[in-house]
Context: one part of a larger RNA
Parts: sequence; C1' cells; structure tokens
RNA sequence: CCCGCAGCUAGACGAAAAGACCCCAUGAAGCUUUACUAUAACUUGACAUUGACAUAUUAUUUUACUUGUUCAGCAUAGGUGGGAUCCCGACUUAGUCGGGAGCCAGUGAGAUACCACCCUUGUGAUGUGAUGUGUCUAAUCGUAGACCGUGAAUCCGGUGUAUGAGACAGUGUCUGGUGGGUAGUUUAACUGGGGCGGUUGCCUCCCAAAUCAUAACGGAGGCGUUUACAAAGGUAGGCUUGGUCCGGAUGGAAAUCGGACUAGACGCGCAAACGCAGAAGCCUGCUUUACUGCAAGGGCUACCACCCGAGCAGUCACGAAAGUGGAAGUUAGUGAUCCGACCAUUCAACAUAGGAUGGUGGAAGCUCAACGGAUAAAAGUUACUCUGGGGAUAACAGGCUGAUCGCUCCCAAGCGUCCAUAGCGACGGAGCGGUUUGGCACCUCGAUGUCGGCUCAUCGCAUCCUGGAGCUGGAGAAGGUUCCAAGGGUUUGGCUGUUCGCCAAUUAAAGCGGUACGCGAGCUGGGUUCAGAACGUCGUGAGACAGUAAAAAAAAUACUGCGA
Repeated sequence: CCCGCAGCUAGACGAAAAGACCCCAUGAAGCUUUACUAUAACUUGACAUUGACAUAUUAUUUUACUUGUUCAGCAUAGGUGGGAUCCCGACUUAGUCGGGAGCCAGUGAGAUACCACCCUUGUGAUGUGAUGUGUCUAAUCGUAGACCGUGAAUCCGGUGUAUGAGACAGUGUCUGGUGGGUAGUUUAACUGGGGCGGUUGCCUCCCAAAUCAUAACGGAGGCGUUUACAAAGGUAGGCUUGGUCCGGAUGGAAAUCGGACUAGACGCGCAAACGCAGAAGCCUGCUUUACUGCAAGGGCUACCACCCGAGCAGUCACGAAAGUGGAAGUUAGUGAUCCGACCAUUCAACAUAGGAUGGUGGAAGCUCAACGGAUAAAAGUUACUCUGGGGAUAACAGGCUGAUCGCUCCCAAGCGUCCAUAGCGACGGAGCGGUUUGGCACCUCGAUGUCGGCUCAUCGCAUCCUGGAGCUGGAGAAGGUUCCAAGGGUUUGGCUGUUCGCCAAUUAAAGCGGUACGCGAGCUGGGUUCAGAACGUCGUGAGACAGUAAAAAAAAUACUGCGA
C1' cells in the first nucleotide's frame, strides 16, 4: 500500500415519500351563512273530488204594484206615440136610464179619458249567483263488535251492523309566502411571496435621455360636467386688463381722476400645460351654422375605435362688401355587443285586404367605475382536507449587500482645579468585520428535518485568567488604559422549554464569536408546527389568534362519608 472482517457515523446537499408549510390553477371537495339561484317540507288562496236545506246581506232576470209638487192652470202635468170615446151600476142586457172621466174651453213650454212602450224611486213575489251563519246525510274520513279470504295472526282486503265527524278534513293541479332542511355554484386581478392596505377608465405636468413613443405600489393634481333666446354659440362693430411710481377734496393699503414706465402678469366656467393684444380677453347690435346630404386628402393606430379636414349641393344668420359660420382658445367630462321598449318606414311572407310579427333608418335605457364590459342573478371557511404544479414565489440554512449591528481609526469643541489626548470626548468624517434585525429572491418545494439540552468537538482573536511590556491624575498595595501573546484553562446550583437573563455559592478566571444560529442515517423531544378536547378574545356562523392551559402516583392539609 491492497483485500476481508468487526466497529463508528462526518460527507456522498445519503435512502424513503412527484413537500403536508407557502404561492399558483378562471383545479377539487367538506363545512358555514342575513352570498346567488333553485328545491324537499310547512303554509295561503282558487278549482276538482263536492251534495241537500234554512236564514241574513247583496247583485241580477222576470213579474205585479208604486214614485214623479217651479209659475199659471179646478190640481202633485214623468216622457213619447195612438186616440174620440172609455169605465161602473140597475133593468125585459139589440137597447134604455143614472153616475164618473174625457173630448170642448182655458192655462201652460207641454193636456188630461182609455191603450201601448219607456225613464226614474221604492215595495213584494219568483229564478239564478256571491258572501256569512246554522242544520242535515249520501260522497269522504274514523271507531267498535260480527262474518269471510284464513290456515297461527290483534296485519291486509272484503261483506254487513252500530256509532262519531262531515261536505270540513284528506288528496290532486295551479298559485303567493317561508325555507342552509337539501342541492348546484360563485366568492377578480395587480402586488419586490401571499394577506392587510392601496389601485383598476379618462385628462394635464415632471420622470422622458431637445421629433414621436417609453416603465415602476415613481413625484404632483384633476374629470364622470357646464353654457340656449337677457349664452359662456354665430356674426358685425368697438375697447384694453394687471403691476410699479408720481400727482389730486372728503378718500384711508385698497373706490374714482390724470401722467409715466413695465410688457402679457389680468382674463379666457373648471385641473395643469401650451396658446392668445386693433385678440382667443371686455362691451354692444342683430341672430341660431349647437344646420341637412357628402367629402379629396391626412394624423393616430394590432384590431375595434378616435381625430383634423379644403371643397361640392341645399337652406339660413351676420355684414355695405370681401367674407365668416357644420358650437364653445386647445387637450378630460366616458361605455362595445346582445336585449326589450319608442319614433319613422314606397321594406318581407307566391291569392288579396286588415291585423300580428320581423327587417331597415333614427334617438333613448348600464358608477356593465374590476370602466375592451364572462351571468339578468353570487359571500365566507378548512388545522379534516385533496389533486396538479412552482425553488417562476415565502418560512430554515447558504449566497450577494451591509442600511442596522459590532469593532477600529481621523479631526478635537469641551470635561478633567490648571492642562484637548492619565482617563473621557460632542458635532462630524474614513474604514474593517460578516455574530443581529433587515433588503434581494440566486441553488434547493420528484423534501437541504426546525429551537433548546446531551455527547463529541475544532478553529479565529476583537484576550476572561495565567505570561511579557508602555503610559498613568502609578508613593506602596490595589487599579485604569494601551501594546505583544491563542500554550493551557475558563465552576456548581435555584427559576424558566428556553438561548439569554435574574438569583445563590465559589473561582486565577467563570471570554466573545465561527463551524448549515457545529453536531437528530449520534441521543432527547421540554418548545414551536397536523389530527382530540378546552379558556380568553374576534366572528351571525363554519372557524381564527408570533394568545393560553391540561401526564400519572404518593404524602400532608382542608372538606366530606363510615366506625370507635
């Protein structure tokens, strides 16, 4: 040196299990509820099964009666038409007699007897309904004997009897309500992990690197409109605001008047930027082009969209005219498609007309604001969880960084009686380290086991002790501070899961750190971090919480039972 065997367990990011934590999926499932939508069940009403009678109220048909007051007029004139006669009593009923009413006259808008039809008010009868109440029995539903199928049966079915309830109940169809009892689902994205918070469309400025464009959870603000006949629109005409200085009665910082200078500040409905001077600002007159049909050509742009537009035709406004005018100084003030409704329509359907329906043109209905809008319609929870994935993304460890942290150095105001530097050292500055808390998200999610203890250690020195030195505000002793030095050493207990820390007693001293916060294929498992069951708090709830507690036995004590 090689091989075998025995032992050990530091490494092969050892083996095992397509990570259970975390995130993602327009994945799944369990559970919850004042999420959404259904639904069992319960309940309301109508109709059917469902019949008889009485009575009260009410509607209506038929019928018999009845009601009707201006004035004048015998007087209580309902209306219209016909109409010259009609009704009653007695007698020998062909007719006569008697009585009454009418005709006539008169009044009045309208004239009466008698007949017919009708309006209006009320009463009675009748028929048909409605509602309420009560009664009945035959539907229907019970109860108790008897008998039969039948044999063991008190079950089931049938026959018949007695009796109770009774047109209710029960059942069916339709319908309003209630309805996590049950079911199907939804419960957004961005995000220096996710959650919480914030944001989501449009306009203006900076960032933006002198065309345009240009990101971030970069820095600042706005919008979801307003204005119409006495405009904030069109046109024609006219005018100049603001500031500073000087001067001038009341008059002042600031009213109105005059002058000079400045130069675009003022103003332009509103944010900002840009623009604007005989105007785009301010005033006045007349007005409605805040038009209809179009459009060469451009800008922007993935698409859809959006924007500018000379010119032509028609019809107008203003202006003497040339001309100007298709809203507003410009850039925000917004919403696709579907759907139904509205207005118009010389449109469609093979016989035609009307209707209904549809098409076409126009305009309206969405904080569809998660603003290119999944549906007309939607919240939570999971530690009981599951699947597919991710080191595209968090928690441990490593890496990069070093704000924070630790240490060193520079400067030296000041303290130190005096004296910056024995010892300290403000305000500041420069480094080193990689032990803290962080930032980043680079290996690892087809797994790199996580705190503390035990065992076993090894290294650094920024040295706790022991060793050697300098200075001292070092008399000595004991100290302070600094330099060199890592050879060796660096305790035992109480409390706590603790690292740490506090306490007790020692010691020469009871060092600080690195090693995957050394070490779980070496141990432990007290803590953290599954499933059980609780407390407090939060939540309607399912559940949640860097909130918390809980092994067993014995003895003593307290209470209690029994005995003496």

This is a predicted structure of a 564-nucleotide part of an RNA (large-subunit ribosomal RNA, domain V) from a Candidatus Magasanikiibacteriota bacterium. The coordinates come from a structure-prediction model, not an experiment, and the mean pLDDT is 80. Rfam family: Bacterial large subunit ribosomal RNA. Taxonomically the source falls in Candidatus Magasanikiibacteriota (Bacteria, Bacteria candidate phyla).